[in-house]
């Protein structure tokens, strides 16, 4: 030096024919329930999608330029 993947919530990850709400699961917080715990039911709170420029009426999603991690290659 050069190819290819991946970056979305504390964590593990869905979503990528571009729209309609960004979501699950655990974790966290309150309420039930229990003598109590835990299990188990309800319920909230947390993301400006890896950063910035770009096409688009509109972008997580598509283009680009760096960033970060990884495999291969030389």
């Nucleotide at each position: 030096g050069g190819g290819c993947c991946u970056c979305u919530a504390g964590c593990u990850c869905a979503g990528u024919u571009g729209g309609u709400c960004a979501g699950a699961g655990c974790g966290u917080c309150c309420c039930g329930c229990u003598g109590a715990u835990a299990a188990c039911g309800g319920g909230g709170a947390g993301g400006u999608c890896g950063a910035c420029c770009g096409u688009u009426c509109g972008a997580a999603u598509c283009g680009g330029u760096c960033g970060a991690g990884g495999c291969c290659c030389a």
A computed fold for a 74-nucleotide RNA from a Pseudomonadota bacterium, annotated as transfer RNA. Model confidence (mean pLDDT): 81 of 100. Lineage of the source: Bacteria > Pseudomonadati > Pseudomonadota. Its Rfam family is "tRNA". About the family: Transfer RNA (tRNA) molecules are approximately 80 nucleotides in length.